Formats: sequence, C1' cells, structure tokens
RNA sequence: GGGCUGUAGCUCAAUGGUUAGAGCGCUCGACUCAUAAUCGAUCGGUUGCGGGUUCAAAUCCCGCCGGCC
Repeated sequence: GGGCUGUAGCUCAAUGGUUAGAGCGCUCGACUCAUAAUCGAUCGGUUGCGGGUUCAAAUCCCGCCGGCC
C1' cells in the first nucleotide's frame, strides 16, 4: 500500500423506513425430596469513534482507531 471486518457478556441476524432481534448466558420463578434437564419471565445495545448525504442511516459516502489476510 491492497482486501475483508467491527451490532447485547459470547456466537450471529436485521431490503435506507413500525420498538435493532435470535440462540447461548446472567438473574428470578415453575417443576423436583434435592440437583440436573425442561418450561416461563426478566436483564442486557451510545450498532468501534468523528463527520457527511437523506424527510429518514446499523445499512450509503469520507476520515480515524482496532482485528484478520
């Protein structure tokens, strides 16, 4: 210098448009003599940072930072 990538604690979704969701996980509850398993509920997000375009940006554009090749 070139390419890919950054979203919940982890792994990942999400056509520029309704409240950014899922699984796992934490916590609480049900079940059980008890634990596990199972079921239910809940918690958890400045979408890496800054700026631009747009009526509207996780999504498009630019710069920076981190990771991988």
Description:
This is a predicted structure of a 69-nucleotide RNA (transfer RNA) from a marine eukaryotic metagenome. The prediction has a mean pLDDT of 82. It matches the Rfam family "tRNA". It is annotated as a transfer RNA. Rfam links the family to the GO term triplet codon-amino acid adaptor activity. The sequence is in RNAcentral, with records from MGnify.